[in-house]
Context: one part of a larger RNA
Molecule: small-subunit ribosomal RNA, central domain
Organism: uncultured prokaryote
RNA sequence: CUGGGCGUAAACCGCGCGUAGGCGGCCAGGUAAGUUGGAUGGAAAGCCCCGGGCUCAACCUGGGAACUGCAUCCCAAACUUCCAGACUGGAGUACGGUAGAGGGUAGUGGAAUUUCCUGUGUAGCGGUGAAAUGCGUAGAUAUAGGAAGGAACACCAGUGGCGAAGGCGACUACCUGGACUGAUACUGACACUGAGGUGCGAAAGCGUGGGGAGCAAACAGGAUUAGAUACCCUGGUAGUCCACGCCGUAAACGAUGUCUACUAGCCGUUGGGAUCCUUGAGGUCUUAGUGGCGCAGCUAACGCAAUAAGUAGACCGCCUGGGGAGUACGGUCGCAAGAUUAAAACUC
Numbered sequence: 001c002u003g004g005g006c007g008u009a010a011a012c013c014g015c016g017c018g019u020a021g022g023c024g025g026c027c028a029g030g031u032a033a034g035u036u037g038g039a040u041g042g043a044a045a046g047c048c049c050c051g052g053g054c055u056c057a058a059c060c061u062g063g064g065a066a067c068u069g070c071a072u073c074c075c076a077a078a079c080u081u082c083c084a085g086a087c088u089g090g091a092g093u094a095c096g097g098u099a100g101a102g103g104g105u106a107g108u109g110g111a112a113u114u115u116c117c118u119g120u121g122u123a124g125c126g127g128u129g130a131a132a133u134g135c136g137u138a139g140a141u142a143u144a145g146g147a148a149g150g151a152a153c154a155c156c157a158g159u160g161g162c163g164a165a166g167g168c169g170a171c172u173a174c175c176u177g178g179a180c181u182g183a184u185a186c187u188g189a190c191a192c193u194g195a196g197g198u199g200c201g202a203a204a205g206c207g208u209g210g211g212g213a214g215c216a217a218a219c220a221g222g223a224u225u226a227g228a229u230a231c232c233c234u235g236g237u238a239g240u241c242c243a244c245g246c247c248g249u250a251a252a253c254g255a256u257g258u259c260u261a262c263u264a265g266c267c268g269u270u271g272g273g274a275u276c277c278u279u280g281a282g283g284u285c286u287u288a289g290u291g292g293c294g295c296a297g298c299u300a301a302c303g304c305a306a307u308a309a310g311u312a313g314a315c316c317g318c319c320u321g322g323g324g325a326g327u328a329c330g331g332u333c334g335c336a337a338g339a340u341u342a343a344a345a346c347u348c
Base pairs, nucleotide, nucleotide: 003320004319005318006317007302008301014200015199016198017197021193022192025087027085029083030082033080034079035076037074038073039072040071041070048064049063050062051061052060053059090190091187092186093185094184095182096181097180098179102176103175104174105173106172107171108170109153114148115147116146117145118144119143120142124135125134161168162167205246206245207244208243209242210241214240215239219235220234221233222232257315258314259313260312261311262310265293266292267291268290269289270288271287272286273285274284275283276282277280297304298303321348322347323346330341331340332339333338
């Protein structure tokens, strides 16, 4: 150097962008680095083969073979590289449409909870398995009107939509990213992947300043219980919300890396397009998603099956018995919490 693997057994980085690198469509020409073939060199000794000489052997000695890889030179030009040229199928741009909880900012709305004010009204309310703590004659609960404030947006709602992932759901306006689709025109391989790097990244947590209705770690009380540092109940602070800055992790899951091509069918659904008529809640075809079955094939089985875990290719990441351990030490990052990188002894 070489193997086998990564849905569930160990193993796909949480997700993008992208540097180096790797890899790369089609046509003709050149080149000759890789590649193909050949020639020469590759001292002697040694190794190997066949002999010979010391009584044998070690040892010495004759001949032969071998000398890949390597160096130099020559031939070839299919493939790869390189050079210059052309192409349009990959990729992209322009133009017309379409759908959407994609993102950001500002404003607006109604239902509900809570609190406060006022009216009515009187003895309970609340809560549970049952209770009690708690609230209430200083007038509660209930009910009607008004006010304040914060947070979340019922129905619509759908294995529906959008987004790279995390995620996104009231309405309106503005700013803004992407996708799909149609017919032309243009660029002409500009592509794919991506070590480092860089950006985004739920919840919790941290810093500063606001905000605080409901909920609610911690905490307090009441129950339950042998006990009850719990489950149940009454309260309740951080937090949850906003702005700015950190953190950088999750069962960040489809436990399935990204891209491309190919490989029976059937049934739904979302967004476009084409076409047909009997113009309809219509049929057929096609395309981009999103679901359910199912053949071949694959799989240890379960299952997957055009959204592959099938058949192949390109590139990256990762795994290599269990525990010790995602720990120690060291480094880097962080305000901290900690994150990341990551062993060994020992043991089975």